The RNA shown here (c-di-GMP-I riboswitch aptamer) has 89 nucleotides and comes from Aquibacillus rhizosphaerae. It matches the Rfam family "c-di-GMP-I riboswitch aptamer". From the family's description: GEMM was predicted in a large-scale screen for bacterial structured RNA regulatory elements. NCBI's taxonomy places the organism under Bacteria, Bacillati, Bacillota, Bacilli, Aquibacillus. The coordinates come from a structure-prediction model, not an experiment, and the mean pLDDT is 87.
[in-house]
RNA sequence: AAUUGAAAAAGGCAAACUACUACGAAAGAGUAGGACGCAAAGCCCUAGGGUCUAAGGUUCUUUAGAACUAAGAUAGCCUGGUUACCAUC
Repeated sequence: AAUUGAAAAAGGCAAACUACUACGAAAGAGUAGGACGCAAAGCCCUAGGGUCUAAGGUUCUUUAGAACUAAGAUAGCCUGGUUACCAUC
C1' cells in the first nucleotide's frame, strides 16, 4: 500500500415504539428512553437513480378543492465518492 470480514477482542452506531421540542407547511429532523439490526448504519443527496412530502409555483375548477411540480426530505433504498478502528492475507 492493497485484499477480505470467517473467528476474536476493544469499542461504536441505533429501527420500530414512547415522551418532548423557542425546528418544519408537510415529509421529516433534533433531544431523552429503547434495542430491530449494522463492518462503514462515519461523512457526501451540489454524482446518478429510486422513494416520501407539496409550502411556494403552474394549470383546471362547482370557490371549495383537484392535478402536476423539489429548490424540501431520505446516506438505515440502491449504485457511486471519500475517510477510518480491529483482525486477516